[in-house]
Source information:
The RNA shown here (Bacterial RNase P class A) has 393 nucleotides and comes from Azovibrio restrictus DSM 23866. It was read from a public genome assembly, where an Rfam model found it. The prediction has a mean pLDDT of 77.

RNA sequence: GGAGUUGGCCAGGCAGCCGCUGCCCGCCGUCUGGCGGGGGGAGGAAAGUCCGGGCUCCAUAGGGCAGGAUGCCGGCUAACGGCCGGGCGCUAUAAGCCGCGAGGCCCAAGGCGACGGAAAGUGCAACAGAGAGCAGACCGCCGAUGGCCCCAUUGCGCAAGCAUGGGGAUCAGGUAAGGGUGAAACGGCGGGGUAAGAGCCCACCGCGGGACUGGCGACAGGACCGGCACGGUAAACCCCAUCCGGAGCAAGACCAAAUAGGGAAGCGUCAGGCGUGGCCCGCGCUGCUUCCGGGUAGGUUGCUUGAGCCCUGCAGCAAUGCAGGGCCUAGAGGAAUGGCUGCCAGGGGACGCAAGUCCUCCACAGAACCCGGCUUAUCGGCCAACUCCCCCU
Repeated sequence: GGAGUUGGCCAGGCAGCCGCUGCCCGCCGUCUGGCGGGGGGAGGAAAGUCCGGGCUCCAUAGGGCAGGAUGCCGGCUAACGGCCGGGCGCUAUAAGCCGCGAGGCCCAAGGCGACGGAAAGUGCAACAGAGAGCAGACCGCCGAUGGCCCCAUUGCGCAAGCAUGGGGAUCAGGUAAGGGUGAAACGGCGGGGUAAGAGCCCACCGCGGGACUGGCGACAGGACCGGCACGGUAAACCCCAUCCGGAGCAAGACCAAAUAGGGAAGCGUCAGGCGUGGCCCGCGCUGCUUCCGGGUAGGUUGCUUGAGCCCUGCAGCAAUGCAGGGCCUAGAGGAAUGGCUGCCAGGGGACGCAAGUCCUCCACAGAACCCGGCUUAUCGGCCAACUCCCCCU
C1' cells in the first nucleotide's frame, strides 16, 4: 500500500423570519384565556409485539397434577429464549501450490449451530431393492462333501456293476468379498487364509471400555484392554435436568354528575355457590348465573428522577461490577416537536493539467407507562482491531 473480515460512533451544521407546544416567572383578565421573558421539545431503530422485567389489580395466596418454555460448559444481569468467554461439530472464500486448459489440492481472519439422551420404550423413512436394524440373496463366485456325465487304470465280478484316480457341467448346498438398487445396505483399507468368501486372523485407522494426566468444567491427551454392541431420526411421541399464577396503563386510583338500589328465569340454603388460564386439595368470602331494559362514559391522576446518562480511576480476556465527580435531556391527550430563505459540510457525475466550475442526491423512518434484549428496514461518512499478500527499512 492492497484485499477480506469483525466491532464501535455519527445520523447533517450555522444564521434570519414566521409558526406550534410542556414547564417556570411577571402583568392583565379572572370563565375558557391574553401578553412578555427564560429553559426544553421525536430514534438507532421510536418499527415488529417476539422474549424478559419494573409497576398496578385479582389477593390473604400455599401445595400438587396436567400444560408450557429452555437445553454443551463457565460467568454477567433485576431477569431472559439475552450478552461475554470457552468447548465440540459443520462450513467456506481470499491467498498459496499443481495443471496448456477445463479444473483440482489445501485453506487464514471469519461465519453457522433448534448443541441433553437413540444401550428405557414406541413410532417413522415414499419409491427402488433380495434386504432399511438383532435384515437379506437379484446378478455374480464356489461347488472340496452327496447326486449327474465322460475317460482311464488296477483290483473284485459270468455279467450288470462295485472300488480308485482324473476331467466337465451343474442340482442340493455354501457365500456376502465383487456388481446392481437406493439419500443411506450392519465398519474402512492392505495382507494372510479359504472350495470361494467373511474380523475368520493380523497391522493401521475407526468404534467401545475402566484406570492415569491437564483443566472449575464442557472437554483434550499418550500408553493399555477388547474383534467390536442393534445404523438414522427426538423443531416425532418419549426420558432427564432447570424454570413458569393470571390479566394488563384501554392496568388501576380519586372526584363530580346522572339513572330504574328496574324486570324475568334458573340453581341453592348443616349444603351449595363464588374467588384473573384448566383440574384437585387447602384458604377466604358468603348467595350465584343468564337474559331484557335504562343512565354515565366528564375531570384529575397514573405520566416521567430512571435496574438513567456522561467522564475518570480500579478489578476482570470480556460481558460487567465497584468508587469518585458531573448532568436533568419530550410528556402530548385525536395527539405539539414545524415551514421558508441563504451559506457551508458530505456522496455521485461531467468539464478541467490543476485550482476550480456546473448539475444532481442526501436513506430507513415519527414518542404515547417505563426499561433490558432480539428481529427487520436503511443513504452516506468516520474510527479501531484481526488475517493474508506485496514493497521498503